[in-house]
RNA sequence: GCCCGGGUGCUGGAACUGGCAGACAGCCCUGACUUAAAAUCAGGUGAGCGCAAGCUCGUGUGGGUUCGAAUCCCACCCUGGGCA
Numbered sequence: 001g002c003c004c005g006g007g008u009g010c011u012g013g014a015a016c017u018g019g020c021a022g023a024c025a026g027c028c029c030u031g032a033c034u035u036a037a038a039a040u041c042a043g044g045u046g047a048g049c050g051c052a053a054g055c056u057c058g059u060g061u062g063g064g065u066u067c068g069a070a071u072c073c074c075a076c077c078c079u080g081g082g083c084a
Base pairs, nucleotide, nucleotide: 001083002082003081004080005079006078007077010026011025012024019067028044029043030042031041032040046057047056048055049054060076061075062074063073064072
């Protein structure tokens, strides 16, 4: 230099054909149980604003296509592998 794969939350990891982003699990928080704790069970858990209802933002970065993009296109960054 060329080719292929990957990058989503605090962590692992889903999202089928472009159509409610974060399913599911872990961590963590609250409650139940217990003399107390562990285990177990129930609920919550991206960020900001808000008393609340709710609103806005958010998929490595920046653009583009589209009514609509994690998903398609372009460039770049990081990372794993292969060829030379």

Predicted 3D model of an 84-nucleotide RNA (transfer RNA) from Parcubacteria group bacterium GW2011_GWF1_45_5.
The coordinates come from a structure-prediction model, not an experiment, and the mean pLDDT is 81.
Rfam family: tRNA. It is annotated as a transfer RNA.
The sequence was found in a public genome assembly.